Overview: The RNA shown here (transfer RNA) has 74 nucleotides and comes from a Lentisphaeria bacterium. Its mean pLDDT, the model's own confidence on a scale to 100, is 81. It was read from a public genome assembly. It matches the Rfam family "tRNA". From the family's description: Transfer RNA (tRNA) molecules are approximately 80 nucleotides in length. The source organism's lineage runs through Bacteria, Pseudomonadati, Lentisphaerota and Lentisphaeria.

RNA sequence: GGGCGGUUAGUUCAGUUGGUCAGAACGUUUGGUUUACACCCAAAAGGCCGCUGGUUCGAGUCCAGCACCGCCCA
Numbered sequence: 001g002g003g004c005g006g007u008u009a010g011u012u013c014a015g016u017u018g019g020u021c022a023g024a025a026c027g028u029u030u031g032g033u034u035u036a037c038a039c040c041c042a043a044a045a046g047g048c049c050g051c052u053g054g055u056u057c058g059a060g061u062c063c064a065g066c067a068c069c070g071c072c073c074a
Base pairs, nucleotide, nucleotide: 001073002072003071004070005069006068007067010026011025012024013023019057028044029043030042031041032040050066051065052064053063054062
């Protein structure tokens, strides 16, 4: 330098033809339970969907460029 894959809540990930798509588990916080801790039960907080543009009535989900991570080739 070229090719491919990935970048979504603190972590690991899901998200069928663009239109109840912004979610799950774990973790965190609060409450309950317990003599207490753990387990367990309930609830809550937490996300500019890598960045910048474009297409569209509408994009996490399509297009372009850039950035970062991984693999392969040279």